Predicted 3D model of a 480-nucleotide part of an RNA (small-subunit ribosomal RNA, 3' major domain) from a Campylobacterota bacterium. Its mean pLDDT, the model's own confidence on a scale to 100, is 84. The RNAcentral record of the full RNA draws on ENA. NCBI's taxonomy places the organism under Bacteria, Pseudomonadati, Campylobacterota.
Context: one part of a larger RNA
RNA sequence: AGACGGGGACCCGCACAAGCGGUGGAGCAUGUGGUUUAAUUCGAAGAUACGCGAAGAACCUUACCUGGGCUUGACAUGUAGAGAAUCCCGUAGAAAUAUGGGAGUGCCAGCUUGCUGGAGCUCUAACACAGGUGUUGCAUGGCUGUCGUCAGCUCGUGUCGUGAGAUGUUGGGUUAAGUCCCGCAACGAGCGCAACCCUCGUCCUUAGUUGCCAGCACUUUAAGGUGGGAACUCUAAGGAGACUGCCCUCGCAAGGGGGAGGAAGGUGAGGAUGACGUCAAGUCAUCAUGGCCCUUACGCCCAGGGCGACACACGUGCUACAAUGGGGUGUACAAAGGGACGCAAUACCGCGAGGUGGAGCAAAUCCCUAAAACACCUCUCAGUUCGGAUUGGAGUCUGCAACUCGACUCCAUGAAGCCGGAAUCGCUAGUAAUCGCAGAUCAGCCAUGCUGCGGUGAAUACGUUCCCGGGUCUUGUACU
Numbered sequence: 001a002g003a004c005g006g007g008g009a010c011c012c013g014c015a016c017a018a019g020c021g022g023u024g025g026a027g028c029a030u031g032u033g034g035u036u037u038a039a040u041u042c043g044a045a046g047a048u049a050c051g052c053g054a055a056g057a058a059c060c061u062u063a064c065c066u067g068g069g070c071u072u073g074a075c076a077u078g079u080a081g082a083g084a085a086u087c088c089c090g091u092a093g094a095a096a097u098a099u100g101g102g103a104g105u106g107c108c109a110g111c112u113u114g115c116u117g118g119a120g121c122u123c124u125a126a127c128a129c130a131g132g133u134g135u136u137g138c139a140u141g142g143c144u145g146u147c148g149u150c151a152g153c154u155c156g157u158g159u160c161g162u163g164a165g166a167u168g169u170u171g172g173g174u175u176a177a178g179u180c181c182c183g184c185a186a187c188g189a190g191c192g193c194a195a196c197c198c199u200c201g202u203c204c205u206u207a208g209u210u211g212c213c214a215g216c217a218c219u220u221u222a223a224g225g226u227g228g229g230a231a232c233u234c235u236a237a238g239g240a241g242a243c244u245g246c247c248c249u250c251g252c253a254a255g256g257g258g259g260a261g262g263a264a265g266g267u268g269a270g271g272a273u274g275a276c277g278u279c280a281a282g283u284c285a286u287c288a289u290g291g292c293c294c295u296u297a298c299g300c301c302c303a304g305g306g307c308g309a310c311a312c313a314c315g316u317g318c319u320a321c322a323a324u325g326g327g328g329u330g331u332a333c334a335a336a337g338g339g340a341c342g343c344a345a346u347a348c349c350g351c352g353a354g355g356u357g358g359a360g361c362a363a364a365u366c367c368c369u370a371a372a373a374c375a376c377c378u379c380u381c382a383g384u385u386c387g388g389a390u391u392g393g394a395g396u397c398u399g400c401a402a403c404u405c406g407a408c409u410c411c412a413u414g415a416a417g418c419c420g421g422a423a424u425c426g427c428u429a430g431u432a433a434u435c436g437c438a439g440a441u442c443a444g445c446c447a448u449g450c451u452g453c454g455g456u457g458a459a460u461a462c463g464u465u466c467c468c469g470g471g472u473c474u475u476g477u478a479c480u
Stems, first nucleotide, its partner, number of pairs: 001480002003477003007474007015464002019427005026319008034310002042053002064305007073129001077128002079125005086103007107118005131294002134292003140288002142283003145279001147277001152191006158167003171182003197271004202240007212229002216227003243265001246259005308446001321420001325379006337368003342361002347356003386417001391412007433456007
């Protein structure tokens, strides 16, 4: 100087407390461990692994296993020789591949007009080499997690100290903040904080189609459907607005408390933004890369299987156990996205998944497109008209192909489960809870995941003694 303390002082955080809803019990989905297996490819491991890499494992993917094959190789550059490239048909085979037949002579340049050279592509030969998701993340780059959006981490000069180092950065206040003020052997500065950026909330200006419709007309079974309008909503560009500016009060000041005006008030709300560093944290399997290793194989191609196994254990979720509910009928209101190998309306067929067909739409124009809520009826506390697992049957769709191993529909079946032990998680406001919608990946989909979007919309915070994590100062130490 640090680190640590079941030392002290001060302070903060959904850290506790106060509340609301969960997990831990059930069934299922998913990830992991274990076990099994020819293989169940690999990585991730307290917090910071476990719906994680994977934003899509039937083949492919695929790295694993079994079997069948190749050896200058699936891919790159170089040398030589041959051939146009390319297309079609057959035989063997699971395919890879092997083999046979047919069609076919292009482009550029030189010219002796039927040859030569070249580019591109294919085949053959030999060698340099290719190739490796083989190993080392404790050799690395890059990227990432975490402490933590915590308020810290440093430097120059000066001063002090033999020196390591200290000072500044400590102190008194204040703040979300090393934020600012005052003081001070310090005076300044840098990386962080804040602000500058984006979205939302109010208003104004500009613009008015594909969006809008107040007033004036027309029309319709019904619609801004039409003329028209530029007000309103909205769209999307520019601006205004908030600064403790004003008032009262406390204070030397910084600032604090209250108030007015205002759409918004003291950081208005949310996002992006992550200092010096820590964990030899993670990743050699995104990629790149040093060393080491394989080279008729640890490389490459193919078929089938596996990654989906199942006594069990754990994590994360979904659905429930019902009446604030289930079922039936009727009826309203979004936002944000996506759409041409696409989204698909009206209509018809089917109980339905879906099918036929195809208007419109490269989309403020057309389509995908709401649910909870609300009104009425019913069920009356029951393993039930709760719950939907499981299983039998019949189908639909995607795809070369749904046996291992897809999703969905219909009929039948109708399991556990009556609110969950010890323990444990999230959340402070348009939040929790609850309801649906969209998108990426994607032929399809095991999505209950993830990322967004809106609808309805709470309760509680006395307080900081305690648990956890962190910050500043100080103290002790047999630690560095």